About this RNA
The part of an RNA shown here (small-subunit ribosomal RNA, 5' domain) has 524 nucleotides and comes from an uncultured Saprospiraceae bacterium. The prediction has a mean pLDDT of 83. RNAcentral holds the full RNA, with entries from ENA, Greengenes and SILVA.
Context: one part of a larger RNA
RNA sequence: GAUGAACGUUAGCGGGAGGCUUAAUACAUGCAAGUCGAGCGGUAAGUUUUUAUAGCAAUAUGAAGACCUAGAGCGGCGCACGGGUGAGUAACGCGUACACGACCUGGCCUAAACUGGGGGAUAGCCUUGGGAAACUGAGAGUAAUCCCGCAUGUGAUUAUGUUACUGAUGGUGAUAUAAUUAAAGCUUCGGCGGUUUAGGAUGGGUGUGCGUCUGAUUAGCUAGUUGGUAGUGUAACGGACUACCAAGGCGAUGAUCAGUAGGGGGCGUGAGAGCGUGACCCGCCACACGGGUACUGAGACACGGACCCGACUCCUACGGGAGGCAGCAGUAAGGAAUAUUGGUCAAUGCCCGGAAGGGUGAACCAGCCAUCCCGCGUGAAGGAUGAAGGGGCUCUGCCUUGUAAACUUCUUUUGUAUGGGGCGAAAAAAGGGGAUUUAUCCUCGACUGACGGUACCAUAAGAAUAAGCACCGGCUAACUCCGUGCCAGCAGCCGCGGUAAUACGGAGGGUGCGAACGUUAUCC
Numbered sequence: 001g002a003u004g005a006a007c008g009u010u011a012g013c014g015g016g017a018g019g020c021u022u023a024a025u026a027c028a029u030g031c032a033a034g035u036c037g038a039g040c041g042g043u044a045a046g047u048u049u050u051u052a053u054a055g056c057a058a059u060a061u062g063a064a065g066a067c068c069u070a071g072a073g074c075g076g077c078g079c080a081c082g083g084g085u086g087a088g089u090a091a092c093g094c095g096u097a098c099a100c101g102a103c104c105u106g107g108c109c110u111a112a113a114c115u116g117g118g119g120g121a122u123a124g125c126c127u128u129g130g131g132a133a134a135c136u137g138a139g140a141g142u143a144a145u146c147c148c149g150c151a152u153g154u155g156a157u158u159a160u161g162u163u164a165c166u167g168a169u170g171g172u173g174a175u176a177u178a179a180u181u182a183a184a185g186c187u188u189c190g191g192c193g194g195u196u197u198a199g200g201a202u203g204g205g206u207g208u209g210c211g212u213c214u215g216a217u218u219a220g221c222u223a224g225u226u227g228g229u230a231g232u233g234u235a236a237c238g239g240a241c242u243a244c245c246a247a248g249g250c251g252a253u254g255a256u257c258a259g260u261a262g263g264g265g266g267c268g269u270g271a272g273a274g275c276g277u278g279a280c281c282c283g284c285c286a287c288a289c290g291g292g293u294a295c296u297g298a299g300a301c302a303c304g305g306a307c308c309c310g311a312c313u314c315c316u317a318c319g320g321g322a323g324g325c326a327g328c329a330g331u332a333a334g335g336a337a338u339a340u341u342g343g344u345c346a347a348u349g350c351c352c353g354g355a356a357g358g359g360u361g362a363a364c365c366a367g368c369c370a371u372c373c374c375g376c377g378u379g380a381a382g383g384a385u386g387a388a389g390g391g392g393c394u395c396u397g398c399c400u401u402g403u404a405a406a407c408u409u410c411u412u413u414u415g416u417a418u419g420g421g422g423c424g425a426a427a428a429a430a431g432g433g434g435a436u437u438u439a440u441c442c443u444c445g446a447c448u449g450a451c452g453g454u455a456c457c458a459u460a461a462g463a464a465u466a467a468g469c470a471c472c473g474g475c476u477a478a479c480u481c482c483g484u485g486c487c488a489g490c491a492g493c494c495g496c497g498g499u500a501a502u503a504c505g506g507a508g509g510g511u512g513c514g515a516a517c518g519u520u521a522u523c524c
Base pairs, nucleotide, nucleotide: 001523002522003521005520006519007518008517009516012376013375014374015373016372017371018369019368020334025332026331027330029329030328031327034077035076036075039074040073046067047066048065049064050063051062052061053060054059084287085286086285093212094211095210096209097208098207099206100205103204104203108200109199110198111197112196113195114194115193116150118148119147120146126139127138128137129136130135155181156180157179158178159177160176161175162174163173164172165171185192186191213259214258215257220250221249222248225247226246227245228244229243230242231241232240262284264282265281266277267276268275269274289310290309291308292307293306312323313322314321315320340366342365343364344363348362349360350359351358352357379410380409381408382407389401390400391399392398393397416460417459418458419457420456424451431444432443433442434441435440468513469512470511471510472509473494474493475492479508480507481506482505483504489496490495
C1' cells in the first nucleotide's frame, strides 16, 4: 500500500459498488419455462337472440343459433439458452498459434426447383373396471402441419466408367449408365408455412506446435500396452472398439507415483524485473444428492427430463409410492463472518405467436449491512473583564486550557414542515401516405413507468438535528502531575515496573486521523 474481511469503541447524510471465502452439508414453503385456436378434434362458464313448459308477473327449467372463449388432450417450437457452483480435473482442460484434402450446424439470409394423389392409427370425448394413493386396464369411435405407401426428381446419395485441374490422405469440376430418395396445410386472400438442393452467416466437433504448481525421502512404467491388416462404430479421424499378426511404446530434457489446484482476460504490489492471487465483471471448462446408462432431438448423454443401483428424507389403507435449492428468496447446521420468504415486466434481452399478447427470481428496481471508494455536514465572522471552572508552578502572584466560552452580527448545506414534480418512452402494433413492386425503410397519429407521494425545484422557521478513536520512552508526530512500588500491569522490536516511572493506571495538556479510528489475519 491492499482486502469479498472479522473483532473492539464510536456513528449525521448522500452517490457508486460489494455482500456464505466455512459444510459440492441437509432442506419446510412460494416462485424460477413456457407458448401457439392463423396446425387439430373439440369446448365448461359467461353474454345475447329465438322458442317450449310452469307462472298474473318477476323469474325458473329445457332446446336451438350467434359471440366470447377457460381447463384438459393431440400436434409444433422452446425447454441444450438464460441462472448457479468450483466438487472433480496437472489434462490439448485452459492460453496462444495453426490445421481439417477427416467433420456437423435448428432457427436466420441468398438462390434454384417443387408443393400431385391416396391410406391408417390414436389421445381427448363416451361407456365401464382396478387402486388408499401415485396411477392404470378394457370396449366403442374420431381429427390434424400425427403416421405410412404411391407419383414426380430441379437436385442429392450410392455403384461402375471416361476426363480436366491442384495446396494431391477421402480436394474441385465436366460427362455417361443404373439404382435409391421429397413435401402440409392454414388463411381475414394480404400472407404464414412445407420439401429437396447449393451457398453464406452463426454455433460447435476434432487434431497439432509451444506454454501451464510441488516432491527423487516416488526410478523404473506399460498387454489395447506400441504398431500393422481387416472390420465395427461415429457428423468425422483414430486401439475409440473387435478379430488376427508383430514386439513394441514412455523415462534423468524426470516417465510412473504421491500431494495440491478449475484455467485465462485480469486483480494487488512494485520504478521495473518480479512476487502473490484468480472475489465482483467477461470468455473457456467441468458439475447438478453419489455412481452408471442411453432415449428424444439440429444440438444433451440433459440442474427444475427418463431408466437402474446406492445413501438419505417423506406419504401409506403395508399392497405400494414420492423427492433432489451448487436457480431467487428463505430455514437448520457449520463458522470470526456474509442480506428480503420484497416490487415490476416500465426499459434491455430471451422463448412462443402473423400480430395483439403471454411467460421470464434473466433483467431493471427497492429493502438490510460504515463492507469498501468518493462527496457533504456537524456552522461562519467579530469577540480579552485574557471571565468562571479545571490543571500546573519557582504559589500575595504567574502560566495553560484559550478567541476557546459568554456576548453581537450573519448563513441554512443538512435535517424538519408544506407545495410542485421528472429524464429514463418512443417505438413495436392497428390505420393513412410515400420510397416503381417484394423485403425493408421513412412519415403522420394513439397507448404504455415497477422505481416513485423518488431525484429535482420552491417556500418557511431556527445554530437549530449531528464527533469520535488511537497514540504521546526510541523507531515515530506528541509531556507534565498523582497513584502503584519487579506488585498491578505494558509490549511490534529494543525493552519498561524493586519509592520522585514522559514506557503500568488515572488526570490535565498535546499529536495523528476523522464518520470513522484502532486491533487481528493474509499478500506485495